[in-house]
Record summary:
The prediction has a mean pLDDT of 75. A computed fold for a 96-nucleotide RNA from an uncultured Clostridia bacterium, annotated as Bacterial small signal recognition particle RNA. It matches the Rfam family "Bacterial small signal recognition particle RNA". Rfam's curators write: The signal recognition particle (SRP) is a universally conserved ribonucleoprotein involved in the co-translational targeting of proteins to membranes. Rfam classes the family as a non-coding RNA gene. The sequence was found by an Rfam model in a public genome assembly. The model forms 96% of the base pairs in the Rfam consensus.

Order: sequence, then C1' cells, then structure tokens
RNA sequence: GGCGAGCCCGCGCGAUUUCGUGCUGUGAACCGUGUCAGAUGGGGAACCAAGCAGCACUAAGCGGAUCUCGGAAUGUGUUGCGGUGACCUCGCCUAU
Repeated sequence: GGCGAGCCCGCGCGAUUUCGUGCUGUGAACCGUGUCAGAUGGGGAACCAAGCAGCACUAAGCGGAUCUCGGAAUGUGUUGCGGUGACCUCGCCUAU
C1' cells in the first nucleotide's frame, strides 16, 4: 500500500416485550334486548295489554389459553443484502 473481517450507516427477515384484534369464560335487581311462570288491569267470553322473578342472548368491564391478523419499540440475532469509511483492532498478500 492492497484485500478481507470486526466496527459504522441503510433496507429487510426473525426473536423478545407490549398494544389492539380474533377464540373462550364470566358478566346488567332497575336505568340492555327477547321470552315472560305467578300475580295485575280491561273484557260477558274468546282474548288483549303492561310486565316482576326466572331463563336466554349480549354491552361496558374483568379473566383465560394461544399467537390468527395488524401496529409499535429495542442494550435483540457470531441473521441476509447493499453502501460508506480507513479512526481503531485482527488476519492474509505485496513492496521497502
């Protein structure tokens, strides 16, 4: 001096963490929906009406398992590609 690697920068791919979503459980005395036993009201009656409890379905919320999908972050990875530098370290080659 040259080449390469570490290192630096950029772009990706994964990992980790987290948020939302998807799955699932629970979840409303009344102020959600539906169905409304009993009881109540109207009616000569048939029936009608409103409708508590219960039940069902859920909202907000609170959990669970997972990582389906999307987003974010980084003291993540002897990851991939590219670029740049020659400050530093290492290796190889060459010259003196």